[in-house]
Context: one part of a larger RNA
Molecule: small-subunit ribosomal RNA, 3' major domain
Organism: uncultured bacterium
RNA sequence: UGACGGGGACCCGCACAAGCGGUGGAGCAUGUGGUUUAAUUCGAAGCAACGCGAAGAACCUUACCAGGCCUUGACAUCUCCCUGACCGCCCUUUAAUCGGGGUUUCUCUACGGAGCAGGGAUGACAGGUGGUGCAUGGUUGUCGUCAGCUCGUGUCGUGAGAUGUUGGGUUAAGUCCCGCAACGAGCGCAACCCUUAUCUUUAGUAACCAGCGGGUGAUGCCGGGGACUCUAGAGAGACUGCCAGGGACAACCUGGAGGAAGGUGGGGAUGACGUCAAAUCAUCAUGCCCCUUAUGGCCUGGGCUACACACGUGCUACAAUGGCGUGAACAAAGGGAAGCAACUGUGCGAGCAGGAGCAAAUCUCAUAAAUAACGUCUCAGUUCGGAUUGCAGGCUGCAACCCGCCUGCAUGAAGCUGGAAUCGCUAGUAAUCGCGAAUCAGCAUGUCGCGGUGAAUACGUUCCCGGGUCUUGUACA
Numbered sequence: 001u002g003a004c005g006g007g008g009a010c011c012c013g014c015a016c017a018a019g020c021g022g023u024g025g026a027g028c029a030u031g032u033g034g035u036u037u038a039a040u041u042c043g044a045a046g047c048a049a050c051g052c053g054a055a056g057a058a059c060c061u062u063a064c065c066a067g068g069c070c071u072u073g074a075c076a077u078c079u080c081c082c083u084g085a086c087c088g089c090c091c092u093u094u095a096a097u098c099g100g101g102g103u104u105u106c107u108c109u110a111c112g113g114a115g116c117a118g119g120g121a122u123g124a125c126a127g128g129u130g131g132u133g134c135a136u137g138g139u140u141g142u143c144g145u146c147a148g149c150u151c152g153u154g155u156c157g158u159g160a161g162a163u164g165u166u167g168g169g170u171u172a173a174g175u176c177c178c179g180c181a182a183c184g185a186g187c188g189c190a191a192c193c194c195u196u197a198u199c200u201u202u203a204g205u206a207a208c209c210a211g212c213g214g215g216u217g218a219u220g221c222c223g224g225g226g227a228c229u230c231u232a233g234a235g236a237g238a239c240u241g242c243c244a245g246g247g248a249c250a251a252c253c254u255g256g257a258g259g260a261a262g263g264u265g266g267g268g269a270u271g272a273c274g275u276c277a278a279a280u281c282a283u284c285a286u287g288c289c290c291c292u293u294a295u296g297g298c299c300u301g302g303g304c305u306a307c308a309c310a311c312g313u314g315c316u317a318c319a320a321u322g323g324c325g326u327g328a329a330c331a332a333a334g335g336g337a338a339g340c341a342a343c344u345g346u347g348c349g350a351g352c353a354g355g356a357g358c359a360a361a362u363c364u365c366a367u368a369a370a371u372a373a374c375g376u377c378u379c380a381g382u383u384c385g386g387a388u389u390g391c392a393g394g395c396u397g398c399a400a401c402c403c404g405c406c407u408g409c410a411u412g413a414a415g416c417u418g419g420a421a422u423c424g425c426u427a428g429u430a431a432u433c434g435c436g437a438a439u440c441a442g443c444a445u446g447u448c449g450c451g452g453u454g455a456a457u458a459c460g461u462u463c464c465c466g467g468g469u470c471u472u473g474u475a476c477a
Base pairs, nucleotide, nucleotide: 001477002476003474004473005472007471008470009469010468011467012466013465015461016460019425020424021423022422023421026316027315028314029313030312031311032310033309034307035306042053043052064302065301066300067299068298069297070296073125077124078123079121080120081119082118083117084116088103089102090101091100092099106115107114108113127291128290130289131288132287136285137284138280139279140278141276143274148187149186150185151184152183153182154163155162156161167178168177169176193268194267195266196265198236199235200234201233202232203231204230208225209224212223213222214221239262242256243255244254245253246252318418322377323376324375325374326373328371334365335364336363339358340357343354344353345352346351384415389410390409391408392407393406394405395404431453432452433451434450435449436448437447
């Protein structure tokens, strides 16, 4: 100087408390461990691994296993030789790749050749998701959006170092004020950026329709309008600016006015010096080591989907604040050409047949659902719950046996609110309800977004956990 303390003082955080809803019990989905296996590819491991890499394993992917095959190689450059094509199509063979055969068939030229393509040979080389993340770059997690981390000069100290950065107040903040052997400065904080909440203005189509006119069974449908909504450009607006009180006449705090919004208005992006030899050699790059008729390459089939069990994360429930039926209402944000598909017909349905329109504020996916109204069920393992199983179908795709999703009929398991323990959340939040997108042929209870309905509670900081500042002790560095 740090680190640590079941030392002290002060402060903060959904850290506790006050509340609301969960997990832990059931069934299923998914990840992991273990076990099994020819293989169940590999990585991730307290918080910070475990719906994680994987924004989508039937083949492919695929790295694993079995079998069959190739050896200058699936891919790149160079050297030599041969051919004129290559591609495509057909026959044959095979589980398939491989292999055998047939057909078609280049350009320029000074005729020396050149270009390009294919085949063959030789070696240089290719290739490796082989090892080492404890050799590395790059990227990322975490403490933590915590308020800290440093430097120049000066001063003090023999020195390591100290000071500044401590102290008194204050703040979300090393934020600001005052003081002070310090004076300044840098990286962080804040602001500048995006979005949302209010208004003005400009513009008015593909959006809108108040007033005027036309028209329809109905609809901004048409003429038209530029008011409104909205869209998207430019501005305004919030700054403790104003008032009162407190405070040291400061910083600042408390209350008030006006205001759409008030003291950082809400949300996002933004992550200092560093810590964990944290993660990643399997995104990529890369040193060294290793393989080179194989640890490389191609193909078929299997596996990654196994199952006495254990754990994590979720979904659906256990019901009446509910289930079911009928008809009615209100979103936002997105996607669409090898696509989205209205509409018509057909099927109980998943779908199917045709197919208008739309590269989209035009057409379409697309009925939002919870909600409200009426009816029914009357507390039961039920008109709750839907696992499992049987049959019959649909879709995608060469192909749904291993191993996809969906529909109809039938079947109708556990489950009556969950031990010890444990998690999230402070407001348009929790809870609850649907909708969309990426990946994607197909496959979503996951992920990332979107809106609808919409709470309760916070006395307080004694205690648990984590963090910050000062101080103290130390057999630690």